[in-house]
Context: one part of a larger RNA
RNA sequence: CUAUUGUUAAGGAACUCGGCAAAAUAACCCCGUAACUUCGGGAGAAGGGGUGCCUGCGAAAGCAGGCCGCAGUGAAAAGGCCCAGGCGACUGUUUAGCAAAAACACAGGUCUCUGCUAAAGCGAAAGCUGAAGUAUAGGGGCUGACGCCUGCCCGGUGCUGGAAGGUUAAGGGGACUGCUUAGAGCGAUCGAAGGCAUGAUCUUAAGCCCAGUAAACGGCGGCCGUAACUAUAACGGCCCUAAGGUAGCGAAAUUCCUUGUCAGGUAAGUUCUGACCCGCACGAAAGGCGUAACGAUCUGGGCGCUGUCUCAACAAUAGACUCG
Repeated sequence: CUAUUGUUAAGGAACUCGGCAAAAUAACCCCGUAACUUCGGGAGAAGGGGUGCCUGCGAAAGCAGGCCGCAGUGAAAAGGCCCAGGCGACUGUUUAGCAAAAACACAGGUCUCUGCUAAAGCGAAAGCUGAAGUAUAGGGGCUGACGCCUGCCCGGUGCUGGAAGGUUAAGGGGACUGCUUAGAGCGAUCGAAGGCAUGAUCUUAAGCCCAGUAAACGGCGGCCGUAACUAUAACGGCCCUAAGGUAGCGAAAUUCCUUGUCAGGUAAGUUCUGACCCGCACGAAAGGCGUAACGAUCUGGGCGCUGUCUCAACAAUAGACUCG
């Protein structure tokens, strides 16, 4: 010096991206226990006290008296706690070998397909799964407990339905016509059948068309003026659109300007919390907003505790070093 371990004056997070790591808490008994809540919980909340041995009594629990030590769950093993917020309801699952999460799943919700030789899927097929099931069943999509809710737009795309008229492909159909020649004709020419070419009227699906449908894919404006201080605009005008973002939330896991502004917390706060709303670029099942409980989750604060630090010291063990 390296690794592991132990102890440390005073201070106690000043360390650091961050209390990472360490310390602290710890068993059992008694007392006591808040907000909030889905009344189950929260809760071991928090916060206190006790614990050895001897004698007596007692069924025991225990009570009374006495005794010793610095120390009595005498060693070991054995929750740190609280406050606030984001996300996800929860228990679960996941990147075997850098990610355990806010990702996946989930119960619940909803849309849609499927009447049974079901739909769907695997397979050239046979056949099989679905299912030895039968719409309270099965497949697919989205959402994701619970509570309150889920606004407007069907113009585009998709899906479903409709069929009166128009248009319309291949196919069916085969008219007319052209070329060819047996033949006719003095000739010009005409020209059967067949062959070749052309292919009309007619027949005919989907689509276009007409409706419905957004918990289908998706979308949800702009300019100008106006109130007796100012400011602002309940109000008015114009243009455009299929319709112009409702409730709720909002500098947010979303806010560029931005460390927005105000308030709280600190001596001091780009983080945090509560508000405001000027939402660059929230918004209602790619769900919106809340929410008790839960979380090796993320963020901020506090108490306790400490070698994280001020600032390092000493010790032990194994190496390192010397000899072999």
A computed fold for a 324-nucleotide part of an RNA from a metagenome, annotated as large-subunit ribosomal RNA, domain IV. Rfam family: Bacterial large subunit ribosomal RNA. For this family Rfam cites "The comparative RNA web (CRW) site: an online database of comparative sequence and structure information for ribosomal, intron, and other RNAs" (Cannone et al., BMC Bioinformatics, 2002). RNAcentral holds the full RNA, with entries from SILVA.